[in-house]
Context: one part of a larger RNA
RNA sequence: GGACGAACGCUGGCAGCGCGCCUAACACAUGCAAGUCGAACGAAGCUGCAUCGGACGAAGUCUUCGGACAGAGAUUGGUACAGCUUAGUGGCGGACGGGUGAGUAACGCGUGAGUAACCUGCCUUUCAGAGGGGAAUAACGUUCUGGAAACGAACGCUAAUACCGCAUAACGUACAGUUGACCGCAUGGAUUUGCAGUACCAAAGGAGCAAUCCGCUGAAAGAUGGGCUCGCGUCCGAUUAGCUAGUUGGUGGGGUAACGGCCCACCAAGGCGACGAUCGGUAGCCGGACUGAGAGGUUGAACGGCCACAUUGGGACUGAGACACGGCCCAGACUCCUACGGGAGGCAGCAGUGGGGGAUAUUGCACAAUGGGGGAAACCCUGAUGCAGCAACGCCGCGUGUGGGAAGAAGGUUUUCGGAUUGUAAACCACUGUUCUUGGUGAAGAUAAUGACGGUAACCAAGGAGAAAGCUCCGGCUAACUACGUGCCAGCAGCCGCGGUAAUACGUAGGGAGCAAGCGUUGUCC
Numbered sequence: 001g002g003a004c005g006a007a008c009g010c011u012g013g014c015a016g017c018g019c020g021c022c023u024a025a026c027a028c029a030u031g032c033a034a035g036u037c038g039a040a041c042g043a044a045g046c047u048g049c050a051u052c053g054g055a056c057g058a059a060g061u062c063u064u065c066g067g068a069c070a071g072a073g074a075u076u077g078g079u080a081c082a083g084c085u086u087a088g089u090g091g092c093g094g095a096c097g098g099g100u101g102a103g104u105a106a107c108g109c110g111u112g113a114g115u116a117a118c119c120u121g122c123c124u125u126u127c128a129g130a131g132g133g134g135a136a137u138a139a140c141g142u143u144c145u146g147g148a149a150a151c152g153a154a155c156g157c158u159a160a161u162a163c164c165g166c167a168u169a170a171c172g173u174a175c176a177g178u179u180g181a182c183c184g185c186a187u188g189g190a191u192u193u194g195c196a197g198u199a200c201c202a203a204a205g206g207a208g209c210a211a212u213c214c215g216c217u218g219a220a221a222g223a224u225g226g227g228c229u230c231g232c233g234u235c236c237g238a239u240u241a242g243c244u245a246g247u248u249g250g251u252g253g254g255g256u257a258a259c260g261g262c263c264c265a266c267c268a269a270g271g272c273g274a275c276g277a278u279c280g281g282u283a284g285c286c287g288g289a290c291u292g293a294g295a296g297g298u299u300g301a302a303c304g305g306c307c308a309c310a311u312u313g314g315g316a317c318u319g320a321g322a323c324a325c326g327g328c329c330c331a332g333a334c335u336c337c338u339a340c341g342g343g344a345g346g347c348a349g350c351a352g353u354g355g356g357g358g359a360u361a362u363u364g365c366a367c368a369a370u371g372g373g374g375g376a377a378a379c380c381c382u383g384a385u386g387c388a389g390c391a392a393c394g395c396c397g398c399g400u401g402u403g404g405g406a407a408g409a410a411g412g413u414u415u416u417c418g419g420a421u422u423g424u425a426a427a428c429c430a431c432u433g434u435u436c437u438u439g440g441u442g443a444a445g446a447u448a449a450u451g452a453c454g455g456u457a458a459c460c461a462a463g464g465a466g467a468a469a470g471c472u473c474c475g476g477c478u479a480a481c482u483a484c485g486u487g488c489c490a491g492c493a494g495c496c497g498c499g500g501u502a503a504u505a506c507g508u509a510g511g512g513a514g515c516a517a518g519c520g521u522u523g524u525c526c
C1' cells in the first nucleotide's frame, strides 16, 4: 500500500447493487416451512331436482252445522340422479428443494481412467401384451371392552388401479450344450454374438355418447442420476519408530444391484514402514477469493460442484432411490404432560426467544415471475424463490449549490503596531433545481387472462438555496506552523523519540494538510 462476512470511537443527505451469528453442532415459547389426486375406491355429510310414503294442514266448496271434500304451504323418511366437501383405503411425492460444517487427513475431495463386477422411478424411442378367477381389510357399526391421556381391543360388514393364485411367455431369468467368430495383462472364459433345448415368471383399470385420451404388464435401447475400483495430488509434529490378528493372501460358501475379509469356515504366514507406517494435533475439499511484477503466500463468507451431519449413539423397515432434518424402533441426556400406570418432543428450514459474544436483521408481503411436487385439467401446496423491512457492513454513483462580488467590512488570530492572515470567504447582486417537498400522469417485468413488488421506477408541473460535512493529522519518516497554557507534571507515542519555563512533538485556539458521507483506531492476511 492492498484486502475484510469485521468490531470500536466521532460524524452522517440520497440512490443502485450486494451482503449480514465468524462465538454455544448451546437450549428453544409461538406460527409457518410437503403435500396432492374424488377422472383408483367404498363410505359419510351438505345442497339441488325428481319420485314414493308418513304425520300436519290455509284459501275454497258442500253441509243435516256434527262434519266431509279439497289440497296451497311448511315438515319428515326412503329411492334415483347431479353437484360440492372430505376422515379412511390406494397412487405419486415426503431421498428434491432448504440448513449447517460437528465429524472426516479419507478414494472424502480434485483430476484422469476403468466397470468384461453394477443399478436407474418419472422421461424418450421401439417390440409384444392386458384372458379368467379368488380371499381379505380400513373406513363404518356394535360392545364400552381397556385407558387420565396418547392410543387401543374384541366382534360384525364393504370396495378398489390395494392383495393373492391360474392361464398366456420371449429378445427376459436359470440350467446344461454346441460350433464358429471372439475377449482379456493375467488367474482365464463362455460373460459378448450365432444356433437349437428344458424349466420359470406379468398385467388394472379410469374418463368420455363416441372418436379417443390418461394409465397398466413384459422386453430392448437411449437419456438422466447414481454405486464401486484404480493412477496421481491433498496440513503440522520423529521431543510419535515400529504398527497389524480378519491382520495379508488362498480355497469354499454366504451376502449385495455389483467386485471385494464385506461376512463366515478352513488353510498358509503374511501385510505396512525413514520414499515416514503407527500415534498425536489441526482441518470439510474444490471452482475460486485476497495479495504479489511473477514465483509464491494466505484463504475457502457470499455464488457454483462434491462430501458429511440432522439432540447423542445404534438399528433396520418401506422404496427405483434412505439406513431417511420436519418417517419408524431401541438406548442415553434434556424439556413438557400425567389420574404415577404411562405418554409427548427435537429450528444445523424461515422468522423469532433466551444464552454466549467485540459483533451480525423482520415472529413482513406474494405465489405475479422462475423453478419444484401432485393432478387429465381447473387448481392446490411451495419461509425454494421473487420482493419489501432493518444496519454507511461493502462497492459504485450523486449531492450539500453556480456565476459575479474589495469598502480587501466586522469579528477572530497574530504583530516588529506599519501590517499580515482568515479572504472572494461572507454580506450583496444575478441565476440553477441534481437532491428535496407537494400535486399529477404512471410503466416494463405478462404470450389471451393473472403484478407481491407498487401508485414503486420513470415522466410532467409548481415551490424554494431553502433541509444535507465531517473526521484525522500538521518534529522526522510524511503533505501541513504560529500563539497561549503546562513545566520530566499533566500527557503523547507506529519507530526514532517529545515534556525538567521561550515545547512547530502534551492541552487549547487560530491557521494549514489529507481524505470525504465518511474519517480514524484495533484485529487478521499478503
Stems, first nucleotide, its partner, number of pairs: 001526004006522005013398002016395003020390001021356001026354003030351003035092003040089002043086006050079005056073001060069003099309003108234008118226002123222007131166001133164002140156004146151001172200004177195002180193002182189002205214003235281003242272003247269008284306004288299004311332005334345004362388001364387003370384001371382004401431004411422004435467001436463006445453001470515005475496003481510005491498002